[in-house]
Context: one part of a larger RNA
Molecule: small-subunit ribosomal RNA, 3' major domain
Organism: metagenome
RNA sequence: UGACGGAAGGGCACCACCAGGAGUGGAGCCUGCGGCUUAAUUUGACCCAACACGGGGAACCUCACCAGGUCCAGACAUAGUAAGGAUUGACAGAUUGACAGCUCUUUCUUGAUUCUUUGGGUGGUGGUGCAUGGCCGUUCUUAGUUGGUGGAGGGAUCUGUCUGGUUAAUUCCGUUAACGAACGAGACCUUAGCCUGCUAAAUAGCCACCUGUUAGCCCUGCUAACUUGGUCGGCUUCUUAGAGGGACUUUGUGUGUUAUAAUGCAAGGAAGUUUGAGGCAAUAACAGGUCUGUGAUGCCCUUAGAUGUCCUGGGCUGCACGCGCGCUACACUGACACAUCCAAUGGGUCUCCCUUGCCCGAUGGGGUUGGGUACUCCUGUGAACAUGUGUCGUGAUGGGGAUAGAUUAUUGCAAUUAUUAAUCUUCAACGAGGAAUUCCUAGUAAGUGCAAGUCAUCAGCUUGCGCUGAUUACGUCCCUGCCCUUUGUACA
Numbered sequence: 001u002g003a004c005g006g007a008a009g010g011g012c013a014c015c016a017c018c019a020g021g022a023g024u025g026g027a028g029c030c031u032g033c034g035g036c037u038u039a040a041u042u043u044g045a046c047c048c049a050a051c052a053c054g055g056g057g058a059a060c061c062u063c064a065c066c067a068g069g070u071c072c073a074g075a076c077a078u079a080g081u082a083a084g085g086a087u088u089g090a091c092a093g094a095u096u097g098a099c100a101g102c103u104c105u106u107u108c109u110u111g112a113u114u115c116u117u118u119g120g121g122u123g124g125u126g127g128u129g130c131a132u133g134g135c136c137g138u139u140c141u142u143a144g145u146u147g148g149u150g151g152a153g154g155g156a157u158c159u160g161u162c163u164g165g166u167u168a169a170u171u172c173c174g175u176u177a178a179c180g181a182a183c184g185a186g187a188c189c190u191u192a193g194c195c196u197g198c199u200a201a202a203u204a205g206c207c208a209c210c211u212g213u214u215a216g217c218c219c220u221g222c223u224a225a226c227u228u229g230g231u232c233g234g235c236u237u238c239u240u241a242g243a244g245g246g247a248c249u250u251u252g253u254g255u256g257u258u259a260u261a262a263u264g265c266a267a268g269g270a271a272g273u274u275u276g277a278g279g280c281a282a283u284a285a286c287a288g289g290u291c292u293g294u295g296a297u298g299c300c301c302u303u304a305g306a307u308g309u310c311c312u313g314g315g316c317u318g319c320a321c322g323c324g325c326g327c328u329a330c331a332c333u334g335a336c337a338c339a340u341c342c343a344a345u346g347g348g349u350c351u352c353c354c355u356u357g358c359c360c361g362a363u364g365g366g367g368u369u370g371g372g373u374a375c376u377c378c379u380g381u382g383a384a385c386a387u388g389u390g391u392c393g394u395g396a397u398g399g400g401g402a403u404a405g406a407u408u409a410u411u412g413c414a415a416u417u418a419u420u421a422a423u424c425u426u427c428a429a430c431g432a433g434g435a436a437u438u439c440c441u442a443g444u445a446a447g448u449g450c451a452a453g454u455c456a457u458c459a460g461c462u463u464g465c466g467c468u469g470a471u472u473a474c475g476u477c478c479c480u481g482c483c484c485u486u487u488g489u490a491c492a
Stems, first nucleotide, its partner, number of pairs: 001492002006487008016476002020440005027328003031324004035319002043054002065314005071308001076119002079116002086113001089108002092105003123302002126300003132296001134290003137286003144183003148179002150159003162174001164173002188279005194245002198242004204236004209230002212226006248272001250267006330433001334392007347378002353372003357368004399430001404425006446468008
C1' cells in the first nucleotide's frame, strides 16, 4: 500500500429487505440442459456472469455426427513417361440407392490441358479461446481513476482525493498544505410529451361552393343529415416534418445554517423523480466466452481409401428419469353464440413479395381481375381484451383441451418419426400448487392482442408496438450484497 480476516461507524440497491402485486415451484404441453439409449443421437457454454443462449423455430440443404458412394477444385518447382500418344470422355450389358463409365466386359473417342515420383502448397464447422487479434460479457450501474507544481517523509508512500451537511453522483457547499487540471459522472446523442407562432403540402386534411340522395316543414323555397360526384376557391386547427422556442426546480413559503449547498409543500405550467425512457460510457482486471462469424490468425493434425468437396439415406426430434425459461389452465370478474366499438409500431415484387374486389367451396383453400418499389395500394391492417343481449348454472360441467382415429387442403423434389392448417370424433391430468424462489414503484406491474426477425412451410421464442390499467412503499440496513472511513493481533 491493501485484493484478506476480525471488529466499529457511515452510506447505497426491489439483480436486498419491509408493505404489497404478479407469479414460478404442483398438472398437461412446448422448448433448452443433463443422464440414459444409440451406427450417430455433432458440438460450445455450467453460480451470479451456462440451460426459448450460440440470433440454434435442423424434413433435404444447413451439418460439423453416422452408414455408404463420387470428384480434385493436388498451385508451382524438380525428375521421369511421352506424339509410334501423357492423358480425357463414353453408348450398351454387368454392377449400383442411382441414367455415378464408380468399377468390370467391350471397344471407340480425345490430344500435352494431364499422368507417375520428390519437394512444396491448398483446403479443413479438425485440435488448442490455457498461443492470439477483434468483438462480447462480467467485476460494476456503482462513483470511481490519474498525472503536473507545492508540502510531509531516508524511503515505499501520503497529501490533493477531506471532519461536516448535501446529491443519483469524488454532485455541490464548505473546511483546508494545498493550487490548478484531465478521464469517468454530468453535459452530449436518440426518443416521448407542449407550440392556434414561422415554412409548406392532389402522397395529409379542413372549410366553403356547386351537383346529387334522404327526411321534415309555413313543399315557389328553407332547414338537417349523408355524398371515393366536381376539382373551382381559400386555409393549415387536426396529419406530416424542417427550422426554432420552451424548464432553469422559475416564483412564493417552511426546514437548513452565520451565510450557503440542498430539500419539503404550494402556485403557475404541456412538462418540476437527472421531465420519462434508452444510447454512449473511465482506470484496472478475468488465463470469462468465441479458432463453429470472417479469405483475422500462430502452432499441431490431416491432405486422394481425405478431417477437402459433392451426392443418397439416417441423426441432431430417440425416453425408466432430474433441472431451467415458458404456454394453456383449473372457471361465473367465466365459457359459448350474435351484434357493437376503438390502436400503434412494421413489412412488401427480378424472379414472384404484400395482396384489394368478384366468383366457387362448410372450412382449410382454389380461380380470376386489379393496385402497390409504397404518407399514394395491401391498410383506417374496422386487432384482442372490452361493451350490449341471450344460453349455461356450480357438476371434472357448455371449465380444460392433452392424447388418439379418420378425412381434406397447402408449402415443398420430398411431409413416414405424423411441416402446418381445417373438419368430425376421442375428452386425460388439472379442485390455485410443499420446502424453496424470481420480477417489480406509474401509464409501471399485470391482462390483451398486433407487427417484425427467423421463414418455401412452421412460434408456445425473441425484439418492438399500442389498447385496458391496479394494490402497496416513497422507507430501512434486519437478511443478501456493494462502496467509503477508522482500527490491526494474522497474511501477500